[in-house]
């Protein structure tokens, strides 16, 4: 340098041929429980879906460009 794939809460991840308030687990806060902790139960916070532009009434999802990463070929 060529080709293919990936990018979504702190971490991992569901959701994809556009349409409700973007899903879950772990983690975190608070409460219950306990003498206290752990486990367990309940509740809450936390995402402008990598960036920019376009298409559309409407984009995490479609198109173009960029950035980052992985695999492979040379």
């Nucleotide at each position: 340098g060529g080709u293919u794939c990936c990018g979504u809460g702190g971490u991992u991840u569901a959701g994809u041929u556009g349409g409700u308030c973007a899903u879950a687990a772990c983690g975190u806060c608070u409460g219950c429980u306990u003498a206290a902790c752990a486990c367990g139960c309940a509740u809450a916070a936390g995402g402008u879906c990598c960036c920019c532009a376009g298409u559309u009434c409407g984009a995490a999802c479609c198109u173009g460009g960029g950035c980052g990463g992985a695999a492979u070929c040379a």
This is a predicted structure of a 74-nucleotide RNA (transfer RNA) from Yamadazyma jaroonii.
The prediction has a mean pLDDT of 80.
Its Rfam family is "tRNA". Rfam classes the family as a transfer RNA.
The source organism's lineage runs through Eukaryota, Fungi, Pichiomycetes, Debaryomycetaceae and Yamadazyma.